[in-house]
RNA sequence: AUGGCCUAGUUGGUUAGGGUGUCCGCGUACAAAGCGGGAGGCCCGGGUUCGAAUCCCGGU
Numbered sequence: 001a002u003g004g005c006c007u008a009g010u011u012g013g014u015u016a017g018g019g020u021g022u023c024c025g026c027g028u029a030c031a032a033a034g035c036g037g038g039a040g041g042c043c044c045g046g047g048u049u050c051g052a053a054u055c056c057c058g059g060u
Base pairs, nucleotide, nucleotide: 001060004020005019006018007017013050022038023037024036025035026034043059044058045057046056047055
């Protein structure tokens, strides 16, 4: 080392947050701005634990 890119994540806990991009709709003469909605993420393997993005070991 976390969505295409950037980034947050407190003592391990109940739908992993935000920005940007992207797709759909509204909007517009067409577009842009703006607004609404959607898809998309914890580097890989193992361990500990009721529970791991978070702790431990190994790998790249």
Molecule: transfer RNA
Organism: Apostichopus japonicus